The part of an RNA shown here (small-subunit ribosomal RNA, 5' domain) has 498 nucleotides and comes from an uncultured bacterium. Its mean pLDDT, the model's own confidence on a scale to 100, is 84.
[in-house]
Context: one part of a larger RNA
């Protein structure tokens, strides 16, 4: 000197931080992922004009398909000592939807089905069963710029396996339309940017009271698989491999930018902010897709809770509030999509507990104030006295002032920018008045060390204490009172680190 603190006494104010470190312990209730009608199909109800309509609202709400999104953002560290991260590096062993940017291409049939209609089963949850409709949904054939595979020729190159380019022959792949006619789509392919996988060396905590460890284990050969290379994973063949430069085991632990400390090597830490990995009630599996083995998708198994009409069903807050409970401890069940950015949309716009705000805590840090100037016969009062008087002390009080900040009130750039308009949840510099010392000072310590002492009570008692020690009748160390002395909206203790 720190610090995410906490406790005690005490607390005016503002600006900028930061708040579940412990049970990754259970969870009420609210929200946190939608969006498009310019892909499609059906389409109310109440209301209006009305004698009336198949009128108008309106093809509007709303359901379902179908598209993109949900793999992001947000959360937490429980697991991992290497399948992690940290710097460098390689993939001639790979993929990448949406974006840019160049080549081409969009030709022609088919079959169904949700919703919704009729009917039925259930207590719900949730379905069955008829007929019958649409597509940018599903799906058959065509050409083939071009891409695959496979079997041939040439040139260059390079890194063993080979790239890379020209080229022949055969194989096997496409599409979707819609529009206010501006245009916005879709298919093939190539190229960039961006994300992603694999791999390779090198650091990367204790412990030898852990010394041997291994059969998919180390290599082959073959096939599967995958986007890829590979015991990844099967058949076979052979017995390797790895270890005191510590191999196996055990413990602990996310890793890194950085934090603290310290003169600096060093130590000790990984809150808040960034990047990586990992994890989602426990445990396993996959399926969709351009991307998961998916927090708020599926299954299946387990624990726990709820709801049933006992046949049966639902749920996962380690989002954001908020609650129990454990704990010494750690906040509002706010406001806003106006900024930023995120998803869907041609757009308007819809959605956004991400995010911007505002709320509570002195939990930190840093600024302001609690008033200036004057004022002795140095009141009173207190403590002290050697009784003379010292002291508190220019302190009060008393007299003139300011108005910082507080409280009202009134004005306001600015945060608002995308062509013009318009847009502010919330803040707000300054700036004008009124008010009027009013509201606003504690908290340790005083034996030494360490700044700062008297007096009285107590009498090895009560008590103090960081370390030396202090108290058994004159205690500067207990306790209280005056006075001082540090620091000050705080101060002190407690714990932890240098």
């Nucleotide at each position: 000197a720190a610090u995410g603190a906490a406790c005690g006494u005490u607390g005016g104010c503002g600006g900028c931080g930061u708040g579940g470190a412990u049970u990754a312990u259970g969870c009420a209730u609210g929200c946190a992922a939608g969006u498009c009608g310019a892909a499609u199909g059906c389409g109310a109800a109440a209301g209006c004009c009305g004698c009336a309509a198949u009128g108008c609202c309106g093809g509007u709400a709303g359901c379902a398909u179908g598209g993109c999104g949900a793999a992001a953002g947000g959360g937490g560290u429980a697991g991992u000592a290497a399948u992690c991260c940290a710097u460098g590096g390689g993939c001639a062993a790979u993929c990448u939807a949406c974006c840019c940017u160049c080549g081409g291409u969009c030709c022609u049939g088919g079959g169904a089905u949700a919703u919704a209609c009729g009917g039925u089963g259930g207590a719900a949850a949730c379905g069955c069963c008829g007929g019958g409709c649409a597509a940018u949904a599903c799906u058959g054939g065509a050409c083939g710029c071009c891409g695959u595979u496979g079997c041939g020729g040439g040139a260059a190159g390079g890194c063993a396996u080979c790239u890379u380019u020209c080229u022949g022959c055969a194989u096997c792949g496409a599409a979707a339309g819609u529009u206010a006619c501006g245009g916005c789509g879709a298919c093939c392919g190539a190229u960039g940017a961006g994300g992603a996988g694999c791999u390779c060396a090198u650091g990367u905590c204790u412990u030898a009271u852990c010394a041997g460890c291994u059969a998919g284990u180390u290599g082959g050969c073959g096939a599967g698989g995958u986007a890829a290379c590979g015991g990844c994973u099967c058949a076979c063949c052979a017995a390797u491999g790895c270890g005191a430069u510590g191999a196996c085991g055990a413990g602990u632990a996310g890793g890194g930018g950085g934090u603290g400390u310290g003169a600096g090597a060093g130590c000790a830490c990984g809150a808040u902010c960034c990047c990586c990995a990992c994890c989602a009630c426990u445990g396993g599996c996959a399926c969709u897709g351009a991307g998961a083995c998916a927090c708020u998708g599926g299954c299946c198994a387990g624990a726990c809770u709820c709801c049933u009409a006992c046949g049966g069903g639902a749920g996962g807050c380690u989002g954001c509030a908020g609650u129990c409970g454990a704990g010494a401890a750690u906040c509002u069940u706010c406001g806003g999509c106006a900024a930023u950015g995120g998803g869907c949309g041609a757009a308007a716009g819809c959605c956004u507990g991400a995010c911007c705000g505002a709320g509570c805590g002195a939990c930190g840090c840093c600024g302001c104030g609690u008033g200036g100037a004057g004022g002795a016969u140095g009141a009173a009062g207190g403590c002290c006295c050697u009784c003379g008087g010292g002291u508190u002390g220019u302190a009060a009080a008393c007299u003139c002032c300011u108005g910082u900040u507080g409280g009202g009130g009134g004005g306001g750039a600015c945060c608002a920018a995308a062509u013009c308009a318009a847009u502010g949840a919330g803040g707000a510099a300054u700036c004008c008045c009124c008010u009027g010392a009013g509201g606003a000072a504690g908290c340790a310590c005083g034996g030494g060390c360490u700044a700062a002492g008297u007096u009285c009570g107590u009498g090895c008692c009560a008590g103090c204490a960081g370390c030396c020690g202090c108290g058994g009748u004159a205690a500067g160390a207990c306790g209280a009172a005056c006075c001082g002395u540090g620091c000050g909206a705080a101060c002190g203790u407690u714990a932890u680190u240098c």